RNA sequence: AAUUUAUAGAGAAGAGGCGAGAGAAUAGGCUCCCUGACCCUCUGGCAACCUGUUGAAGAGCAAGGUGCCACAUCCUAUCCCGGCUGGACCGGGGCAUAUAAAUA
Numbered sequence: 001a002a003u004u005u006a007u008a009g010a011g012a013a014g015a016g017g018c019g020a021g022a023g024a025a026u027a028g029g030c031u032c033c034c035u036g037a038c039c040c041u042c043u044g045g046c047a048a049c050c051u052g053u054u055g056a057a058g059a060g061c062a063a064g065g066u067g068c069c070a071c072a073u074c075c076u077a078u079c080c081c082g083g084c085u086g087g088a089c090c091g092g093g094g095c096a097u098a099u100a101a102a103u104a
Base pairs, nucleotide, nucleotide: 002103003102004101005100006099007098008097013043014042015041016040017039021032022031023030026077027076028075029074044069045068046067049065050064051062052061053060054059073096079093080092081091082090083089084087
C1' cells in the first nucleotide's frame, strides 16, 4: 500500500527559520498568501481513538502512543435518491479523502 470497523459536530497558536506558492490528486470556481502563506523547528494548547485508572454499569478521571490547532471532509466536473421554486437550487446517501483501532 490493502481490508474491516468507528468518527469526521465542536475544540485548540505564539515565536524562530525559509521564501512562493497553499487549501489530498486533474480542471474550473472559491478562499489564504511577500503585512511572509504552505512547510520545518521549538514552546504551548485541543481532543480523547488506543492506553492507564475508578466504578456493577451508565459514566468519570489522567494524558503514556497517535492525531489535530484558517475558512470548510470547501463546491462542481463525478454517481444515486427525494423536493419544487426548475436553479449547474435545496436535502439525504454513495464514492473518494482524513484520523484512530484491528487484521494480514